A computed fold for a 382-nucleotide RNA from a Gemmatimonadaceae bacterium, annotated as Bacterial RNase P class A. It is recorded under the gene name rnpB. Its Rfam family is "Bacterial RNase P class A". Rfam classes the family as a ribozyme. Taxonomically the source falls in Gemmatimonadaceae (Bacteria, Pseudomonadati, Gemmatimonadia, Gemmatimonadales).
[in-house]
RNA sequence: CGUGCUGGCUGGAUGAUCGCGUUGGCGAGCGAGGCAACUCGCCCGUUCAGCGAGGAAAGUCCGGGCUCCUUGGACAAACUGCCAGGUAACCCCUGGGCACGGCCUUGGUCGUGACGGAAAGUGCCACAGAAAACAGACCGCCAGCACAGCAAUGUGCCGGUAAGGGUGAAAAGGUGGGGUAAGAGCCCACCGCAUCGGCGGUAACGCUGGUGGCUCGGUAAACCCCAGUUGGAGCAAGGUCAAAUAGGCGGCGAGAGACAGUCCUUCUCGAUCAAGACGCCGCGGGUUGGCUGCUAGAGCGUGGUGGUGACAUCACGCCCAGAGGAAUGAUCAUCCGGAUCGUAAGGUCCGACAGAACCCGGCUUAUAGGCCAGCAUGCACC
Numbered sequence: 001c002g003u004g005c006u007g008g009c010u011g012g013a014u015g016a017u018c019g020c021g022u023u024g025g026c027g028a029g030c031g032a033g034g035c036a037a038c039u040c041g042c043c044c045g046u047u048c049a050g051c052g053a054g055g056a057a058a059g060u061c062c063g064g065g066c067u068c069c070u071u072g073g074a075c076a077a078a079c080u081g082c083c084a085g086g087u088a089a090c091c092c093c094u095g096g097g098c099a100c101g102g103c104c105u106u107g108g109u110c111g112u113g114a115c116g117g118a119a120a121g122u123g124c125c126a127c128a129g130a131a132a133a134c135a136g137a138c139c140g141c142c143a144g145c146a147c148a149g150c151a152a153u154g155u156g157c158c159g160g161u162a163a164g165g166g167u168g169a170a171a172a173g174g175u176g177g178g179g180u181a182a183g184a185g186c187c188c189a190c191c192g193c194a195u196c197g198g199c200g201g202u203a204a205c206g207c208u209g210g211u212g213g214c215u216c217g218g219u220a221a222a223c224c225c226c227a228g229u230u231g232g233a234g235c236a237a238g239g240u241c242a243a244a245u246a247g248g249c250g251g252c253g254a255g256a257g258a259c260a261g262u263c264c265u266u267c268u269c270g271a272u273c274a275a276g277a278c279g280c281c282g283c284g285g286g287u288u289g290g291c292u293g294c295u296a297g298a299g300c301g302u303g304g305u306g307g308u309g310a311c312a313u314c315a316c317g318c319c320c321a322g323a324g325g326a327a328u329g330a331u332c333a334u335c336c337g338g339a340u341c342g343u344a345a346g347g348u349c350c351g352a353c354a355g356a357a358c359c360c361g362g363c364u365u366a367u368a369g370g371c372c373a374g375c376a377u378g379c380a381c382c
Stems, first nucleotide, its partner, number of pairs: 001378010012335007020052005025046003029042005054353001058364002061362005066234004077230005082096005097115001098113007116225002121223002123219003138165002140161003144157005173191006192214001193212008238292004248283006255269004299318008336351006
C1' cells in the first nucleotide's frame, strides 16, 4: 500500500434569493378594565430577529416517566431463568464462566446460545429396526445333543452371549488390556458418572485427591417442579371553559285553539287536590368546540476524574419542532461524491434509507457513499 472479516462514527458542505410553519418584537383593528398613562385578550399584517425531522422519526416488540380507575388478600394467568455488575427500569447493556461452531501459529481470537431442574411425578420418542426404557437374540459368535459325511464341515434341536454386523436422531458407559467355550465392569488402567473432601475464585466455575459401583437414554420452546417479577387502561390519558337542539330537575304564569292584519261574538279544551300538557325563567350533567396537559429533559456539547467495561461523577457552556390529517420546501452559484460521454479541457444526469405528534431508555428492521480502529492475509522496502 492492497484485500477480507468484525466493530464504531458519519449520513453531502457553504452562500444567496423566494416560500411555508412557529415564537418574540413592531404596527393596524375589535373587545374588556382603568380618571388617565396604560394593561389584558382575540384577530390581521410585517421590509425585523430566532428556531424548524432522524439515526432510524419506522415496527409498536420490551422497559419506564406522567395521568385516571382500583378496599385488601389468595388463587389463576403471563413473563423471566449460568454468575457478577450497570441502570429509573428492562425480554437491555458490560465483564466473566460453560457449551457449540469458524479461523490460524494449538494456544489464542472471533461468533452464536430460553444456558435453573429429567435420581418428585405424568406424558411423548415418527420412520426404520428383532428390540425405544421393569430392555432387546434379526444376522453373527460359542457349548451340548442328534443326524449326514472318511474328514473338513453342514443341518436341526436346546441353551449361552450385547464383543461384531445391520436399523435409527438415540441401542442401556467409552478406549485398551486381562479373562472366557464364546462373551460380559467379570477384573484392571485411563476417561466419563456418582459421592466425600482439599486448593483457587465474590460467584458461575476451574484444578486436584479419596471412595463407589457401572445404577440412573432423550425431551421442560410437553405438562410440571423450584426461585423471582407482574393490577387495568392509555395524551382519543386527564384537567378546565362552555353554545344550539333534545332530554333531566326546580320555580313561576292563566289562558290556549278554531282564527286569518285587528277587534267582537260563537264553539272546543284548560283554568280545582295531584299529575300531565303549554309558555317563561333558573340549575346541573354533557356532545361539537376553545384552552390546557405540551415539551428544560433519567437533556445536549466540551473537558477532567474513577472504572477492564457498561457506566458514574465534577466543572464550564448551551436551549434544540411542539400540531391540527396538513409547515419543515424550491431555485441558483461554488465545492464534495457517484454514473456516463469525451484524447483532453469540459459537458449531462444523479445524491442511500426514509418524514416527528405526550416524553424518555432499549431491541429489531431499512440504509448509497465516506472516515476510524482491531484481527487475518498478500506485495514492496528497511

The model forms 93% of the base pairs in the Rfam consensus. The sequence is in RNAcentral, with records from ENA.